[in-house]
RNA sequence: AACUUGAUAGGCGAUGGAGUUCGCCAUUAACCGUCCCACAAAGACUGAUGACUCCUACUCUCAC
Numbered sequence: 001a002a003c004u005u006g007a008u009a010g011g012c013g014a015u016g017g018a019g020u021u022c023g024c025c026a027u028u029a030a031c032c033g034u035c036c037c038a039c040a041a042a043g044a045c046u047g048a049u050g051a052c053u054c055c056u057a058c059u060c061u062c063a064c
Base pairs, nucleotide, nucleotide: 010025011024012023013022016055017054018053019052020051021050033045034044035043
């Protein structure tokens, strides 16, 4: 330095990452968008946030 094994680290809030904060849940859980539909399917629609800020991706407009 690499590999193997075991233990520890909470998880979640409809598309990525980070910080802050709020709420929910205890693995049989929280969570898994909207319209239409008895339910679904089909079709259509909004948003990268639970909320705030920043970054990234995407979209639109303007200027160089």